[in-house]
RNA sequence: AUUCUGUUUGGGCAAACCCGGCGAAAGCCGGGGGCGCAAAGCCAAGGGCCUUACCAGCGGCAAUCGGCCACUGGAUGGUAGCCGGUUGCCAGA
Numbered sequence: 001a002u003u004c005u006g007u008u009u010g011g012g013c014a015a016a017c018c019c020g021g022c023g024a025a026a027g028c029c030g031g032g033g034g035c036g037c038a039a040a041g042c043c044a045a046g047g048g049c050c051u052u053a054c055c056a057g058c059g060g061c062a063a064u065c066g067g068c069c070a071c072u073g074g075a076u077g078g079u080a081g082c083c084g085g086u087u088g089c090c091a092g093a
Base pairs, nucleotide, nucleotide: 003093004092005091006090012037013036017032018031019030020029021028022027035081041086042085043084046083047082048079049078050077054074055073056072057071059069060068061067
């Protein structure tokens, strides 16, 4: 230096849930909390998954214009605690 393993000490992160805020939603941010995590650090230009404001298609309602509603499809919105990519601490081999 590289690879593998996780096993001490010291530290790190923080699921559900609660409170406040943001958002159309998914979800995110702050505080509490602590299920878990050896990359639960970083990356949303690859795949998967979630959502559909908006757009398109189709149908219905309304009635003269500005629409309203349901369904279907689609991220430009999210998720890194789904896979993946990338960097790296400590200890041991």
This is a predicted structure of a 93-nucleotide RNA (c-di-GMP-I riboswitch aptamer) from Firmicutes bacterium HGW-Firmicutes-8. Its mean pLDDT, the model's own confidence on a scale to 100, is 83. Its Rfam family is "c-di-GMP-I riboswitch aptamer". Rfam links the family to the GO term cyclic-di-GMP binding. From the family's description: GEMM was predicted in a large-scale screen for bacterial structured RNA regulatory elements. It was read from a public genome assembly, where an Rfam model found it. Of the family's consensus pairs, 95% are formed in the model.